Predicted 3D model of a 103-nucleotide RNA (Guanidine-I riboswitch aptamer) from a Paenibacillaceae bacterium. It matches the Rfam family "Guanidine-I riboswitch aptamer". Rfam links the family to the GO term regulation of gene expression.
């Protein structure tokens, strides 16, 4: 100094907070309402490049009369990492970002 088939989506998980629900406290109150609390296990919610699964896609090859189709194989190796900023609830392993930097 430089490279890869090194791509996408969905459902989850680790993790995350506090809009809504629930829970706890206080006040009023008959039904129930308001305020405070995430230093409340939770449901909803957000959620991984370096976590999981599935699907799609991509590459190569073979067969087939063909631009089309079928099948097989591969694409799943490695991966330490701030500070700061972004978000109409908020925060985070989210995004900037496989960034800066380190090795």
């Nucleotide at each position: 100094u430089a490279a890869c088939u090194a791509g996408c989506u969905u459902u989850c998980u680790a993790g995350g907070g506090u809009u809504c629900c629930g829970c706890a406290g206080c006040a009023g109150u008959u039904u129930u309402u308001g305020c405070u609390g995430g230093u409340c296990u939770g449901g909803u919610c957000c959620g991984a490049g370096a976590g999981a699964a599935a699907g799609c896609g991509g590459c190569a090859g073979u067969c087939u009369g063909a631009u089309g189709g079928a099948c097989u194989g591969c694409u799943g190796a490695c991966a330490c990492g701030g500070a700061g900023g972004g978000a109409a609830a908020a925060a985070a392993g989210c995004c900037c970002g496989g960034g800066a930097g380190a090795a």
The sequence was found by an Rfam model in a public genome assembly. Of the family's consensus pairs, 100% are formed in the model. Its mean pLDDT, the model's own confidence on a scale to 100, is 80. The source organism's lineage runs through Bacteria, Bacillota, Bacilli, Caryophanales and Paenibacillaceae.